[in-house]
Context: one part of a larger RNA
RNA sequence: CACCGCCCGUCACAUGACCCGAGUCGUCUGCACCCGAAGCCGGUCACCCAACUCGCAAGAGGGGGAGCUGUCCACGGUGUGGAGGGUGAGGGGGAUGAAGUCGUAACAAGGUAGCCGUUGCGGAAGCAGCGGCUGGAUCACCUCCUU
Repeated sequence: CACCGCCCGUCACAUGACCCGAGUCGUCUGCACCCGAAGCCGGUCACCCAACUCGCAAGAGGGGGAGCUGUCCACGGUGUGGAGGGUGAGGGGGAUGAAGUCGUAACAAGGUAGCCGUUGCGGAAGCAGCGGCUGGAUCACCUCCUU
């Protein structure tokens, strides 16, 4: 490259990320209950025992051991909550991508001035109603300023 300009949204295609999601699979964790190994401690101890005490001795006492048993308790189990993660049919908006589709909303009064808020409507940009702003062009008039 200067209106044969610029530019908006839907739709189509592609890429990568994100959100939701019936569920599903691990992880961590709270609570309640069940089970309860080993061990410590406690009880018992009719079976067993060298040390201590008594006794000449037999034996008795004391202490201890096995066994039995109680509390605590690891692992495990059942139920019910919490946290975070993987995966997930499908759904959603957005981003990006020289030459796709439909229109033409905005930029010059952009051809209905534009914009803001709100409500309704519409393939899409958007349109309509109500209220507001000038960051509106043009024409005329008024006031003021400069020359």

Small-subunit ribosomal RNA, 3' minor domain from Candidatus Hinthialibacteria bacterium OLB16, 147 nucleotides, folded computationally. The source organism's lineage runs through Bacteria and Candidatus Hinthialibacterota. Its mean pLDDT, the model's own confidence on a scale to 100, is 81.